[in-house]
Context: one part of a larger RNA
């Protein structure tokens, strides 16, 4: 841009893509078979491997935006307490997110038409013959069935609801996102919880500073599960979504 007004929701499925794997054990049954040794088909049940999809409750990884420890050095006049730099200086932990080694699920089942193959009836050819007419069985392959995409399927589909002249509606702009290269997509824009802040919680770290006490001191103890805190969950208009602009044009050629 189209789908001859606009919006929203739900759909049909032409067509396309994905998946399709393989063990082990128990049982049937030490049965059929076999002199024995050995040892099944068919059927039922259990449990795995690799692979695939999804997810983060658990187990873990990462987590240079969190907390703590610590070395050297420079600075904040000094002490104390901090900050910068040194690979995040190094080290110990770790929320969210992302992830696998973690968790859940999947390959099922059935139908149709067949391949090789096995058959029935049966002539040509008084017999025989699965084939010539006709009929049946038969595979992880084929067509469906399962999962996903899908009306630009220009043959542009369908159903329902709503709106329309100060048009409905859409876009720009702005605040954002578990969405994202950009764009797009989704949420919000004061008739507001969209983001930030603040408050509370969860969770992390692991006992702040100051002061007091003990110790010559290093340091320890108490105040006190303290102080601090990222992405998480809520609440709250304090801050920012201001003010606005454009397209659309007459109930749909």
């Nucleotide at each position: 841009c189209g789908u001859a007004g606009g919006a929203a929701a739900c759909u049909u499925g032409a067509g396309g893509g994905g998946a399709c794997u393989c063990g082990u054990c128990c049982u049937u049954a030490g049965u059929a078979c076999g002199a024995g040794a050995g040892g099944a088909c068919c059927g039922g049940g259990a449990u795995g491997a690799a692979c695939g999809c999804a997810c983060c409750u658990c187990u873990g990884g990462u987590g240079u935006u969190u907390c703590g420890g610590u070395u050297g050095u420079u600075c904040c006049g000094c002490c104390a307490g901090g900050a910068g730099c040194a690979u995040u200086g190094c080290c110990g932990a770790g929320u969210a997110g992302c992830c696998a080694u973690g968790u859940g699920c999947g390959g099922a089942u059935g139908a149709g038409a067949u391949a090789a193959a096995c058959g029935c009836u049966g002539a040509a050819a008084g017999c025989a013959u699965c084939u010539a007419a006709g009929c049946g069985u038969g595979a992880a392959a084929c067509u469906c069935a399962c999962c996903c995409c899908a009306a630009g399927a220009u043959u542009a589909g369908g159903u329902u609801u709503c709106c329309c002249u100060a048009a409905a509606g859409g876009c720009c702009a702005c605040c954002c996102g578990u969405a994202g290269a950009c764009u797009a997509c989704g949420g919000g824009u004061u008739u507001g919880a969209u983001a930030g802040g603040c408050u509370g919680g969860a969770c992390a770290u692991g006992g702040a500073a100051g002061u007091g006490c003990g110790g010559u001191a290093a340091c320890g103890c108490a105040u006190g599960g303290a102080g601090u805190g990222a992405a998480c969950c809520a609440g709250u208009a304090c801050u920012a979504a201001u003010c606005g602009g454009c397209c659309g044009u007459u109930u749909g050629a």
Molecule: large-subunit ribosomal RNA, domain VI
Organism: Elusimicrobiota bacterium